[in-house]
Context: one part of a larger RNA
RNA sequence: CCCUCGUUAAGGAACUCGGCAAAAUAACCCCGUAACUUCGGGAGAAGGGGUACCCCGUUAGCGUGAAGGGUGAACACUUGGAGCGCGAGGGGGUCGCAGAGAAAGGGCCCAAGCGACUGUUUAGCAAAAACACAGGUCUCUGCUAAAUCGAAAGAUGACGUAUAGGGGCUGACGCCUGCCCGGUGCUGGAAGGUUAAGGGGAGAGCUUAGGGGAAACCCGAAGGUUUGAACCGAAGCCCCAGUAAACGGCGGCCGUAACUAUAACGGUCCUAAGGUAGCGAAAUUCCUUGUCGGGUAAGUUCCGACCCGCACGAAAGGCGUAACGAUUUGGGCGCUGUCUCAACGAGGGACUCG
Numbered sequence: 001c002c003c004u005c006g007u008u009a010a011g012g013a014a015c016u017c018g019g020c021a022a023a024a025u026a027a028c029c030c031c032g033u034a035a036c037u038u039c040g041g042g043a044g045a046a047g048g049g050g051u052a053c054c055c056c057g058u059u060a061g062c063g064u065g066a067a068g069g070g071u072g073a074a075c076a077c078u079u080g081g082a083g084c085g086c087g088a089g090g091g092g093g094u095c096g097c098a099g100a101g102a103a104a105g106g107g108c109c110c111a112a113g114c115g116a117c118u119g120u121u122u123a124g125c126a127a128a129a130a131c132a133c134a135g136g137u138c139u140c141u142g143c144u145a146a147a148u149c150g151a152a153a154g155a156u157g158a159c160g161u162a163u164a165g166g167g168g169c170u171g172a173c174g175c176c177u178g179c180c181c182g183g184u185g186c187u188g189g190a191a192g193g194u195u196a197a198g199g200g201g202a203g204a205g206c207u208u209a210g211g212g213g214a215a216a217c218c219c220g221a222a223g224g225u226u227u228g229a230a231c232c233g234a235a236g237c238c239c240c241a242g243u244a245a246a247c248g249g250c251g252g253c254c255g256u257a258a259c260u261a262u263a264a265c266g267g268u269c270c271u272a273a274g275g276u277a278g279c280g281a282a283a284u285u286c287c288u289u290g291u292c293g294g295g296u297a298a299g300u301u302c303c304g305a306c307c308c309g310c311a312c313g314a315a316a317g318g319c320g321u322a323a324c325g326a327u328u329u330g331g332g333c334g335c336u337g338u339c340u341c342a343a344c345g346a347g348g349g350a351c352u353c354g
Base pairs, nucleotide, nucleotide: 001349002348003347004346005345006344007343008342010340011339014338019335027051028050029049030048031047036041038172052094053093054092055091056090061086062085063084064083068079069078070077071076095099107333108332109331110330111329112328113327114325115324119131120130135170136169137168138167139166140165141164147156148155149154173320174319175318176317178250179249180248183247184246185243186242187241188240189239192238193237194236198232199231203227204226205225206224207223210219211218212217251269252268253267254266255265278312279309290306291305292304293303294302
């Protein structure tokens, strides 16, 4: 010096990113217990007091209930109280610094964020605000169901049947969930346009029996062969509607009130429609340590407001919310070697010898 412990004057978080770690609290009985609340809770809230041993004493009281007695045919019923066990409270006394005398054995409170809750998770750096959840809603599915696995047979779904099963989103509960269907998707529609295979076969090319010609070569039926226009032809797409708890979206400029400022009001452009309620410097705010208030002697954090929302916003839910949380943030009481500032002690290392 390192590790694991013990104790510490005065102070008591001044330490530090942060009370991390340590200390403190602690059992049982009694008293007492707030806001808030979904009336269950919160709650062991908080905060106080008591606790040993001996005697009164076989304490009061409680539990169990033997022998014996009575009734009865019997099962049994009744009476009886022995013995044993439990045992508050009160009075008197004894000892110690200390009586839950050791060990084991909640620290508490206030405010806020997130998630309702119990659960689940990155086996081996993350336990959470992530996942799940009951509840809500949309959608598909009429049974040989939809969906899924499988070349198939077949199986799951389900030996179920729409109060059932699959999928998506949201996530207890309370109050709610606004506007837009122009785009994309989905659903429905069928008049018109477009449109495949296929049907259809106008026409064209090649071939040549034959004919013509002095020849080169030209014409060329039938058949074969290669093509092939019009026309007929479904869904789909175009088209017409519906649908946002489907994917998604939810404006700009200018002017205006008898101080100033601001703009209930007006004008104009664009849009499918221009963000409603609620919330708001927020797990979201760049400017920003915004401004004001609270808390501190002093507060980039925190709480309450304001609203100028760079870039909240309503089931990728909005706003609240009792209870819950090895969650996150801020404050306080208690407590302490975290610190001022270090000291001493114990054990094990380090070091020396072997």